The prediction has a mean pLDDT of 75.
Predicted 3D model of a 131-nucleotide RNA (c-di-AMP riboswitch aptamer (ydaO/yuaA leader)) from Megamonas hypermegale.

Formats: sequence, C1' cells, structure tokens
RNA sequence: UUAUAUUACAGGCCGAAUCUAACUCAGGAGCGGGAGAACCAUUUCUUUGGGGUGAAUUCAUAAUUAUAUAUGAAAGAAUAACUCUUAUUCUAACCCGUCAGCUAAUCUCGUAGGCUUUAAUGAGAGGAGUC
Repeated sequence: UUAUAUUACAGGCCGAAUCUAACUCAGGAGCGGGAGAACCAUUUCUUUGGGGUGAAUUCAUAAUUAUAUAUGAAAGAAUAACUCUUAUUCUAACCCGUCAGCUAAUCUCGUAGGCUUUAAUGAGAGGAGUC
C1' cells in the first nucleotide's frame, strides 16, 4: 500500500416491529394483527376439509411410480420523496386445529429478525419539493 475477515460507532434498506420506562427486563405511548352483533352479503363450507400473517399465487408443458424439479405465461413485489414506461431480480416461511364473511361495543396478540456501506435497482420522461 492492497485484499479478506471480525468487532464497535455511525449512515441506510426490507418489515407493524419505534420511543419511553424498567433492570425482579413488568409496564406506558405509538404502530400493526386476530376474534367478535344488528343490517347486508354468500351458490360458500360440511376430508376433495376450512382459515390466518405475508408481495410471495394460478395455469400449461416436460420428466418422474408419485412428489420434489425444470421451462414458459399471467398476476403480485423490489432501495434513496412520488407517478408512468422499460430492463433486471424475486414470488419464501410459518401458524390455527374441524372452526372463524362483513361487523359497533367488547376481548385478545405482536412490537422480531435479516441485509448493506461509496455504492445502493439501472435508465428515460413527467411534475413536485428545497436552497
């Protein structure tokens, strides 16, 4: 001097997952989720089970004993305020336990985890904001 790895602080990203308080890690505020009347809705469920969080679903073809898998299409999601177009990438995981439409009152649960560091998701157009 360069490269790689780790740790601390700091700047950011996905996400509801932040602040305060407490230190016997309770609690409070904020932000999210679920259950739950009337009215309304329902050709929806009753093993072909059904449902919830989440962007993370559906269909077709091939292979396979079958599944996993591979390819393609539609639909959905992605990062430096936002919208549109295009290119690129992604489409997991977990839970309830036979049961749940909407839903006032009411009841109840969560407040994690992961990634990144001079480039990030690149470009173009629009029209905003700030100085």
The organism belongs to Megamonas, within Bacteria.